Predicted 3D model of a 266-nucleotide part of an RNA (large-subunit ribosomal RNA, domain VI) from metagenomes.
Context: one part of a larger RNA
RNA sequence: CGUCGCAGAAUUGCGGGGACUUAACACUAGUACGAGAGGAUUGUGUUGAACGUCGCUCUGGUGCACCGGUUGUCACGCUCGUGGCAUGGCCGGGUAGCUACCGACGGACGGGAUAAACGCUGAAAGCAUCUAAGCGUGAAGCCCACCCCAAGAUGAAUUCUGCCUAUGAGCUCCCUGGAAGACCACCAGGUUGAUAGGACGGAGGUGUACAGGCGUAUAUCUAAAGGCCUUGAGCUGACCGUUACUAAUCGAGCCAAUGUCGUGGU
Numbered sequence: 001c002g003u004c005g006c007a008g009a010a011u012u013g014c015g016g017g018g019a020c021u022u023a024a025c026a027c028u029a030g031u032a033c034g035a036g037a038g039g040a041u042u043g044u045g046u047u048g049a050a051c052g053u054c055g056c057u058c059u060g061g062u063g064c065a066c067c068g069g070u071u072g073u074c075a076c077g078c079u080c081g082u083g084g085c086a087u088g089g090c091c092g093g094g095u096a097g098c099u100a101c102c103g104a105c106g107g108a109c110g111g112g113a114u115a116a117a118c119g120c121u122g123a124a125a126g127c128a129u130c131u132a133a134g135c136g137u138g139a140a141g142c143c144c145a146c147c148c149c150a151a152g153a154u155g156a157a158u159u160c161u162g163c164c165u166a167u168g169a170g171c172u173c174c175c176u177g178g179a180a181g182a183c184c185a186c187c188a189g190g191u192u193g194a195u196a197g198g199a200c201g202g203a204g205g206u207g208u209a210c211a212g213g214c215g216u217a218u219a220u221c222u223a224a225a226g227g228c229c230u231u232g233a234g235c236u237g238a239c240c241g242u243u244a245c246u247a248a249u250c251g252a253g254c255c256a257a258u259g260u261c262g263u264g265g266u
Stems, first nucleotide, its partner, number of pairs: 001152001005163007015149004021049007033038001051106005059100004066093005071086006110144003117137004164259001170254004174190005195247003198243005204236003211230004
């Protein structure tokens, strides 16, 4: 842009894509077979490998805006307490997200037509012959079946609901954002509002804050560090919930008039 007004939603499936793997073990059965050694066809069941799809409850990894410990040095006048720099200074953990080594699931069953092959009936050719007419069985392969996309399928399909008539339905710009994303797009919102931030509460993480008090130490006196209590305290990014405190202001642009069908002419 088209699909012959616009919007929201639900379908059909022309057609296209994906997948299609395989092993071991147990039973059937130490059976059939075989002198024995050995050892099935078949039909079931279980567990795997690799591959694929989805996911983060578990197990781990990461987690340079979370917490703690700690060294050197500088600064905040000093003590205390903090901050900067040193690979995030180093070290111990770790939420969300992402992730695999983690978790769940998948290949199936069944049907149709066949290949090789095996057959039935059967002549040419009184016999024989699966073939010449005719009819069957038959594969991980083919077509369905399973999963995904799908009406630009221009042959542009179908169904439902609502709205609009230039005094403007609808769309876009703009703004707040996102488990969406290179941009665009998509999705959630824009005060008739929980879209993001903040605040409050919670989960989870870290591991017991500042300050105060207590109190230990050698034959005796007395420091520093360390210890105990208040205190699983304090702090806390992405997670969950609540709440208009802040920001989604104000606006602008585009745009539907036989919205129906048919015939004829140009």
The coordinates come from a structure-prediction model, not an experiment, and the mean pLDDT is 83. The RNAcentral record of the full RNA draws on SILVA.